[in-house]
Molecule: FMN riboswitch aptamer (RFN element)
Organism: Oceanobacillus massiliensis str. N'diop
RNA sequence: UUAUUCCUUCGGGGUAGGGUGGAAUUCCCAAUCGGCGGUGAUGAAGCAUUAGCUUCUAAGUCCGUGACCCGUGCGGUUUCAACAACCAAACGGUGGAUCUGGUGUGACUCCAGAGCCGACAGUUAAAGUCUGGAUGAGAGAAGGAAUUU
Numbered sequence: 001u002u003a004u005u006c007c008u009u010c011g012g013g014g015u016a017g018g019g020u021g022g023a024a025u026u027c028c029c030a031a032u033c034g035g036c037g038g039u040g041a042u043g044a045a046g047c048a049u050u051a052g053c054u055u056c057u058a059a060g061u062c063c064g065u066g067a068c069c070c071g072u073g074c075g076g077u078u079u080c081a082a083c084a085a086c087c088a089a090a091c092g093g094u095g096g097a098u099c100u101g102g103u104g105u106g107a108c109u110c111c112a113g114a115g116c117c118g119a120c121a122g123u124u125a126a127a128g129u130c131u132g133g134a135u136g137a138g139a140g141a142a143g144g145a146a147u148u149u
Stems, first nucleotide, its partner, number of pairs: 003147008017029003031129002033118002035065004043056005060116002069093004075087003098114005120132003
């Protein structure tokens, strides 16, 4: 330093205040939040000090992706056996939202301004923020072991 397999740990934030009402953290005013990988003209540190190099950091709305939901379904539970039902590897599908101005060779990422978006089920009344599936799952991150380039 390359690759494969395995193990362990980690792995999501958010309604202040007010209005209406019999009832709303669900409506209205207002507030508030932004998973993971990539890209990247950000910022910081170190080295060199001519160019530059290294490390860390930088997008909710760009590219990809996870959770939810749907389909196929290896395999399993159950049964004497099968059906049905349930669990489920793997694969596939669905899957939200940005413009304007500035700087500049170059910006959907920088600066300024104004917008916009957010699974399912539940609820005295409609939810990104409450409750629940979930002490779950998970993109992935860190560390370690064996073998290996």